[in-house]
RNA sequence: ACACGCAUAGCUUAACUGGAAAAGCAGUGGCCUUCUAAGCCACCGACGCGGGUUCGAGCCCCGCUGCGUGCA
Repeated sequence: ACACGCAUAGCUUAACUGGAAAAGCAGUGGCCUUCUAAGCCACCGACGCGGGUUCGAGCCCCGCUGCGUGCA
C1' cells in the first nucleotide's frame, strides 16, 4: 500500500425484515443473616467519529479513526 472483518454499559455478549437498545458479571441501595458470603428485589450505566438515505438508522450507503486477519 491492497483486500476482508470488527467497533454497543467498567468487562463479556445480544438486538429478527429498519419501528427506537436486552442480559450476565462488576458497581450502588435495600431485604435476609448474630456478622460475612450466598440468595432475593431495585437502581446506575452504552450504539467509535462525521456525513448521507429514510417518516424513522445499532442495523443500509460513503468517508475517517482504532483493532484484527490475509497477500506481498